[in-house]
RNA sequence: GAUCUGAUAGUUCAGCGGGAGAAUACGUUCUUGACAGGGACGGGGUCGGGGGUUCGAAUCCCUCUCAGAUCACCA
Repeated sequence: GAUCUGAUAGUUCAGCGGGAGAAUACGUUCUUGACAGGGACGGGGUCGGGGGUUCGAAUCCCUCUCAGAUCACCA
């Protein structure tokens, strides 16, 4: 330098044109003499930034940033 993959809740991830979700963590509460464990309910998101297409974009296209992989170049 080229190509490819990825970036979504505090963490690990799913979702790939129309409801933003799961597990875990956190809060409240029930259970217990208490702890642990378990049950119920709840809060938490600029879907990496910007632009475009579309009635509608986390999802498709362009660009930039960051992480990883492969190849090439130099020595």
Source information
Transfer RNA from Gracilibacillus sp., 75 nucleotides, folded computationally. It was read from a public genome assembly. It matches the Rfam family "tRNA". Rfam links the family to the GO term triplet codon-amino acid adaptor activity. Model confidence (mean pLDDT): 84 of 100. The organism belongs to Gracilibacillus, within Bacteria.